Predicted 3D model of a 1383-nucleotide RNA (small-subunit ribosomal RNA) from an uncultured bacterium. RNAcentral holds the sequence, with entries from ENA and Greengenes. Rfam family: Bacterial small subunit ribosomal RNA.
[in-house]
RNA sequence: AGAGUUUGAUCCUGGCUCAGGAUGAACGCUGGCGGCGUGCUUAACACAUGCAAGUCGAACGGAGUUGUUUCGCUGAGGCGAGCUUGCUCAAUUCUUGAGACAACUUAGUGGCGGACGGGUGAGUAACGCGUGGGUAACCUGCCGUAUGCCGGGGGACAACAGUUAGAAAUGACUGCUAAUACCGCAUAAGCGCACAGUACCGCAUGGUACGGUGUGAAAAACUCCGGUGGCAUAUGAUGGACCCGCGUCUGAUUAGAUAGUUGGUGAGGUAACGGCUCACCAAGGCGACGAUCAGUAGCCGACCUGAGAGGGUAAUCGGCCACAUUGGAACUGAGACACGGUCCAAACUCCUACGGGAGGCAGCAGUGGGGAAUAUUGCACAAUGGGCGAAAGCCUGAUGCAGCAACGCCGCGUGAAGGAUGAAGGUCUUCGGAUCGUAAACUUCUGUCCUUGGGGAAGAUAAUGACGGUACCCUUGGAGGAAGCCCCGGCUAACUACGUGCCAGCAGCCGCGGUAAUACGUAGGGGGCAAGCGUUAUCCGGAUUCAUUGGGCGUAAAGCGCGCGUAGGCGGCUUGCUAAGCGGAACCUCUAACCCGAGGGCUCAACCCCCGGUCGGGUUCCGAACUGGCAGGCUCGAGUGCGGUAGGGGCAAGUGGAAUUCCAUGUGUAGCGGUGGAAUGCGCAGAUAUAUGGAAGAACACCGAUGGCGAAGGCAGCUUGCUGGGCCGUCACUGACGCUGAGGUGCGAAAGCGUGGGGAGCGAACAGGAUUAGAUACCCUGGUAGUCCACGCCGUAAACGAUGGGCGCUAGGUGUGGGGGGAUGACCCUCCGUGCCGCAGCUAACGCAUUAAGCGCCCCGCCUGGGGAGUACGGCCGCAAGGCUAAAACUCAAAGGAAUUGACGGGGACCCGCACAAGCAGCGGAGCAUGUGGCUUAAUUCGAAGCAACGCGAAGAACCUUACCAGGGCUUGACAUGCAGGUGAAGCCGGGGAAACCCGGUGGCCUAACGGAGCCUGCGCAGGUGGUGCAUGGCUGUCGUCAGCUCGUGUCGUGAGAUGUUUGGUUAAGUCCAGCAACGAGCGCAACCCCCGUCGCAUGUUGCCAGCAUUAAGUUGGGGACUCGUGCGAGACUGCCGGCGUCAAGCCGGAGGAAGGUGGGGAUGACGUCAAGUCAGCAUGGCCCUUACACCUGGGGCUACACACAUGCUACAAUGGGUGAACAAUGGGCAGCAAAGCGGUGACGCCGAGCGAAUCUCAAAAAUACACUCUCAGUUCAGAUUGGAGUCUGCAACUCGACUCCAUGAAGUCGGAAUCGCUAGUAAACGCAGGUCAGCUAAACUGCGUUGAAUACGUUCCCGGGCCUUGUACACACCGCCCGUCA
Repeated sequence: AGAGUUUGAUCCUGGCUCAGGAUGAACGCUGGCGGCGUGCUUAACACAUGCAAGUCGAACGGAGUUGUUUCGCUGAGGCGAGCUUGCUCAAUUCUUGAGACAACUUAGUGGCGGACGGGUGAGUAACGCGUGGGUAACCUGCCGUAUGCCGGGGGACAACAGUUAGAAAUGACUGCUAAUACCGCAUAAGCGCACAGUACCGCAUGGUACGGUGUGAAAAACUCCGGUGGCAUAUGAUGGACCCGCGUCUGAUUAGAUAGUUGGUGAGGUAACGGCUCACCAAGGCGACGAUCAGUAGCCGACCUGAGAGGGUAAUCGGCCACAUUGGAACUGAGACACGGUCCAAACUCCUACGGGAGGCAGCAGUGGGGAAUAUUGCACAAUGGGCGAAAGCCUGAUGCAGCAACGCCGCGUGAAGGAUGAAGGUCUUCGGAUCGUAAACUUCUGUCCUUGGGGAAGAUAAUGACGGUACCCUUGGAGGAAGCCCCGGCUAACUACGUGCCAGCAGCCGCGGUAAUACGUAGGGGGCAAGCGUUAUCCGGAUUCAUUGGGCGUAAAGCGCGCGUAGGCGGCUUGCUAAGCGGAACCUCUAACCCGAGGGCUCAACCCCCGGUCGGGUUCCGAACUGGCAGGCUCGAGUGCGGUAGGGGCAAGUGGAAUUCCAUGUGUAGCGGUGGAAUGCGCAGAUAUAUGGAAGAACACCGAUGGCGAAGGCAGCUUGCUGGGCCGUCACUGACGCUGAGGUGCGAAAGCGUGGGGAGCGAACAGGAUUAGAUACCCUGGUAGUCCACGCCGUAAACGAUGGGCGCUAGGUGUGGGGGGAUGACCCUCCGUGCCGCAGCUAACGCAUUAAGCGCCCCGCCUGGGGAGUACGGCCGCAAGGCUAAAACUCAAAGGAAUUGACGGGGACCCGCACAAGCAGCGGAGCAUGUGGCUUAAUUCGAAGCAACGCGAAGAACCUUACCAGGGCUUGACAUGCAGGUGAAGCCGGGGAAACCCGGUGGCCUAACGGAGCCUGCGCAGGUGGUGCAUGGCUGUCGUCAGCUCGUGUCGUGAGAUGUUUGGUUAAGUCCAGCAACGAGCGCAACCCCCGUCGCAUGUUGCCAGCAUUAAGUUGGGGACUCGUGCGAGACUGCCGGCGUCAAGCCGGAGGAAGGUGGGGAUGACGUCAAGUCAGCAUGGCCCUUACACCUGGGGCUACACACAUGCUACAAUGGGUGAACAAUGGGCAGCAAAGCGGUGACGCCGAGCGAAUCUCAAAAAUACACUCUCAGUUCAGAUUGGAGUCUGCAACUCGACUCCAUGAAGUCGGAAUCGCUAGUAAACGCAGGUCAGCUAAACUGCGUUGAAUACGUUCCCGGGCCUUGUACACACCGCCCGUCA
C1' cells in the first nucleotide's frame, strides 16, 4: 500500500466482497507448565442459609460472675481448753445471707459511627456530566491554630419491680432511679439582631472597618492527678450546596408550545439565591440558531480503530451522578429525604391461634430462573485502609490471599548432536523412479516443565504471616508424561491420486459439482499458526462510499418549470477609531491511572515502580495587516435623468380578405368519394362539378428566416388605445443603494374540472368498412366530449441547452439581428443579442470551448448501488382527476455512462456469383432400381442428419464378408511374447456329429546330441467392430478458389483499439496505379507444376505408308516425308498501332497470329468457423468385459413391407419404333483376355491359334446417314409383372444371383404446389471402358470419346458473398435479447 467482481474486450461511474486490528465474548475440535490480569453484556427476575456496622464500663444507674475482706444467721465437722464426763468455750473449715473492695461480663440510658466503605446502571437528553468561572447568596461533625470560659439549681424517663393484653410481633398501666440525657437561672471578652452614623472599597444588589444605644444566646463532667473531655467566638483545612458561559444522540411523516406559565410587589420558607411556595398586579417568556413532542441513552478520564481528521464503545481501574422490590413522605442528624433506619400505599413471599404480624442480596458467597454464556455457600484481618475507644482491643465478604475457567496477554516446553542399505511402510508413477526423509531405527548427550529427598525466604522498624513449607536453591531419576487446528481454484502461501457424477456436497465474493473436479468426500503431500486453531457476533479500517482535511450534479444518481422577494450568507475604493475574530507572551487549570520518552524491579516478557511530557479552557498584557464594528469621504458596482432605437412582449376594442362547411336558387347528369387495392358513406327524392347570393365559426397563406421579442410557459392578418422590458448614445444626478435567496408569493404548454355561451373545420370515446391468424391498432367513412369565448380551478411535461443565478478573467475566424463612430463602391472600429468553426484548458469519453462543461469568488437547489417506488402510511393542497412531501420490509451482484471490435437490421451506398432474369434439359405424377425414415422382427449389426445425411462409409451382404439373432462348442484362448514344468507331439486313420468339436487307434522331426521346433499344463497375459469423435492424433466436409487474414516498426488514443487494409480509379483478385502518418513484410491471389491446342528439332518399334517393289492384309522389303509415340525446345508479353484515362494502372478497338488480354482444363483450399464428421479404416488416453461384451461353428438376418422421402433408370413416342449398311477414344487381360472353327434360336458349350500385349485379345461402338416399313392407337409406343423352358458362376442360387428363349404385356398419353442443373466443345443426346469382383442385383461410381445447341436486356427483386457507412439494450452474437399472462 491494495485486491476480486458489471464487458467479447476497454475506460469511467458505482455498489457488493476480501486481506488488518480489536473483544468482559460464545460455539466446534484439541489441550503440557508457569506468571499477571479478567470473569451475569440476558431477568433493576425471584431469593433458602450464613456472614457483610459496630464500638465505648475512662458518660450513667442496674444486673451477673470470680476473688479478697467484714458482719449476721442456720446447719455440719472440729485442733485445743475447761470440766458439771456430757455440757460449755473455742482457733479454723464448709454451707447460707448482707456490706465493702478489686477484676471481668453487658440488656438498658447516653456518646460517636450506621450519609463512609461495598453494589448496580433502572431512571435521566438534564447545569446530569465535561470544562472554565462565580457566591458581596451559603453550610461544614471529627481535625489544626487562637482567644475567652466551665457558677449555681431543678424536674423527669428507660433499665428495674409489680399488675396486665396478645399465638406471636409487640405493648398498656402503676411505682422507683442515675448521668457527659433533659430544662430554667447567672455570667458575655467576643458573637447575633434592630436603629441611626463616619471612613474606605467594589462588576449590581452591596461589602469591610469603627464607635454608640437597645436586645438575645453557653457549658459536663470523668480521672490512675499525667490528663481526657465540654462551651462560645474567630480563623484554617476538609467536605458539601447553589448559580452562570460553552460543549453534550436521532426524528420536522413532531411546528407551534406554555397558566406558577414569564415578570413585578409583598409575605412565607431555606444553610443560602430564586415562583421554591403563597396573595395581588402586569401579559408576558420559549421556538426553523429547531421550542414542544416522540425514540434511544447514565456522563467523563479513558478504551478500540485510524496517517490524521474522524468513527465506534462506556467491562475491569479512577471521578461525578442516579438508584436500593415499586411509588410517596418526612423524622433524626454537621451531613440523608438514608441499600443492611422510620412511616404510608401497592405487588409478591413467609408465619398465624385468622384477631394480626414479618421480609426486601443492584453487599460477599450461594440457589432457582432467563440465556450462546460468566466462578467458591473458601482462608485471614498478617499487610493496606475504615469505625469506636485514653488504651488494650473489638468490628470490617472493604481489603489481602487461595479455589474454578486457555477468557485474555506474556514466557517456557514437548528434546539436542550424529545417523543413507536413502530401511520397512504409505502415496504417486512415464514402472525408470519420485516423495514422506535425517524423518525413523540406531549411537552419544542434556534435564526446562515433571519426579525423589533436603533446605527455605522477602513481604514485619519490637511482637504478630492468611498466602505457605509457597517463591527460590541444592539433590535423585529417566527421553521417559506433553501437538493440535485451519487451509491448499483466484483474491491468498500451499497439488496430486482415488471416490462421487448438477447427486452428495462446498461457498467470504467471483463461483465449483452434469464421468478424467488442484473448488465436494477421503488419502498422501504441502502451506499457515501453535497450547492453541478455526467459526460466529460486534466495532473501526480499507471506504476519498456523507468528501472540514477530501466528492460530485450536459449524457453515469443529481439544477427547483420560471420570476419577485423575507430571513440568512457574501460584498467596491479610501481615512480615522475600536480590538470581537486573528497573532504573540506570561500566569492559572488540565486529579490519579492510561498514552508517549527515559530509567529501574520481578532470570526475560506480560506486569509493577519512579522521573519527564499533552489537547482543550480561562485570566492579564502587547500587536493592528486582514475580517468584523463605529464614524467620515469617494465613484468604477448599482440605479436615476436626458436624447435616440428595433421588436409575433402583454391587455382591450375594432376591422379585413382567402379557404372550409352549411342554406337558397340556376345550369347540368350519373356517378361522387376514398385507397396499396377496396368497401362502408353520399347520389336519379338530382349528388359530385359549376354559377350567383347568403349564414356561421375558427385560423391568419405569401412576407418567413439558420430571423425578432419575452424570466419561463410562450408570442404572427390589419388598425387604434393603454402598458412592461431591452439596447445604443450622453456622463447631469444619487453615493454601495449590490449579489444570491431557506420559508413565502406570483406566473406557468397541453390535457382535465366547474358555471354560462359558442360550435365552421378538426376530432379522444363510439359506430361502421377494410387489413389481419386475430386487429379492441395503423388505413377509410362518419362522429360526441373537446378544441373557441368569459369567469374560476388544476400546477404538471423529454416545462430540455436533459447545462441554477451573479461578477471578473482567458487565442482567433466566419455569418446574422439592433444601435453608435470613422471612412465614403465593396472597408474599419465599437456595444448588446443570436449561430457555426476552432486554440489553450477541461472531460471517462462523447464533447465544451468569451453564449464554457476553462480559470476563480459568492449564494441557492439537488445526489449517495439496482429493484421495491416517486409507491404505502401520515400530513398539506384540490370539486374531482390528482399534486407536493416521502419511507420500510423483502430482494439482487449488479444496475449504469461513454467509447471499441464484431455480429445483426423487413438501414443506406458500391460490387460479385447460373443468385435472379433470358434460355435449354430435367425432378415433383408412372413402373422399376438403390438409399433413408418408419413399422415389423429372434435379428432386421453399426455409423451418416438442413445446405455440408439419404446410388453416403459399401471400388460390389447367397456362405465368407458380418460387426446382428437363435442354437452347438471352447477357455492362455483364432493371434503375439516371456518364464517354469511336462511330453511317443503334431499329423494321419476310424467312430459320433450339421459343422466346430469330442472319443479311440497309430505315431515322431532337426541337431554340433547341449538342446531346439512342435504339442500339453500352469503363471504373466492375449482378445473386444464394448462406451466416450464432448478426452485425442491423423484425415475429411463446409463457408470458398470467397479475397481475404495478419505481423514488425512508426504514429494516434488513458485504454479496448485505430492507422497501414480507409479514399479516387482499376481488376477475376488486398490485381495494379495515384493519393494519404505511415513505411515495409508474411500467409492467401497470380505465377512456377500437369493435360489439351500451333510449330520446330531429335528419334522410329509392336506405330506410320507419300513415292518404289510385294501381299488376301503395312503382309513383307524399304522409307522417316506424314499420322502417332517419346524427349527437348519455340510461342502470348497489352509486345505493336489508334482512342479513352490523372503523362498512371488500366479499358475499348485494330493488326499480326494456331492461340489475345487468366487461351481451355486440372492439381493447388489463407487466418479461421461449425465442441461439423469419423474411437467401425488406422492410431490412441481414461472407463468397462475376462468359462465372456473374447474365440470357433452350421443356420438365419443385414434382401422383411401398410407407408413416407431422396437419388437414379426406363418411358409415355413419328425429331419416333422396327429391319438392313459406317466412324472413336480411354482402358483391361495369365487362377486372365481369348481369335478362328464347330454346336445351339439364344444365354452358352466344345476345341483352342495368339498375347504378360502401340504386336494378340476384350471389341459389336451407339446415336448418326441411307433405304424400306409402321401412321397417332395405350399402338409394331412402353416394358413392369407373371407362367414355362434353359445357360453360367459357385461347396451351395429356397430364403437371396445374373443371363437366355418362348409366352404374358401393368402403370404410363409429359406430370399440382414446389424445385434442381447448365454460359461452349458447355447443356442436351449417344454409346464405350475400368475398378471392386467366383458370380452379381452397376440402372451406381470413375473415366473416355461421338453428335452438338439456345440465351444473357439487365442487377429492381430471391439466395449467398465482399468492401465502406449507420443504428443497436445483441456478444451462446436475430435460431439474439426481451415483455406480459398462466402453471